Guanidine-I riboswitch aptamer from a Pseudomonadota bacterium, 109 nucleotides, folded computationally.
It was read from a public genome assembly, where an Rfam model found it.
Its Rfam family is "Guanidine-I riboswitch aptamer". Rfam links the family to the GO term regulation of gene expression.
Lineage of the source: Bacteria > Pseudomonadati > Pseudomonadota.
[in-house]
RNA sequence: CGAUAAGGCGGCUAGGGUUCCGGCAUGAAUACAGCGCAUGCGACUGGUCCGAGAGCCGCCGGUCCUGCCAUGCCGCUGGACUGCACGGAGGGACAAAAACCCGGGAGAA
Numbered sequence: 001c002g003a004u005a006a007g008g009c010g011g012c013u014a015g016g017g018u019u020c021c022g023g024c025a026u027g028a029a030u031a032c033a034g035c036g037c038a039u040g041c042g043a044c045u046g047g048u049c050c051g052a053g054a055g056c057c058g059c060c061g062g063u064c065c066u067g068c069c070a071u072g073c074c075g076c077u078g079g080a081c082u083g084c085a086c087g088g089a090g091g092g093a094c095a096a097a098a099a100c101c102c103g104g105g106a107g108a109a
Base pairs, nucleotide, nucleotide: 007060008059009058010057011056012055015050016049020047021046022044023041024040025039026038027037061082062081063080064079065078067076068075069072084104086107090102091101092100
């Protein structure tokens, strides 16, 4: 300096906000009420929603090995492996935000 299926998908979670639902507050009206209506609140545990490279689970795929016969562009069975991982600022999307995306980026070790 370079390389690696060190690839992909799904379900969730930590986390995230506020379009919608619910909740709360206020207002007008009314019967100082309730329903409905209007406005506001995510310094509302929530439902819907977004959601991890460095979180979990599963599936597909990949590599190697074993066995079988029908010897296949390594077909089928079975097994093992599929590692490690500090990290801004800034920007982007949807209603909005984020540990989402830029991004295993810059940088650091």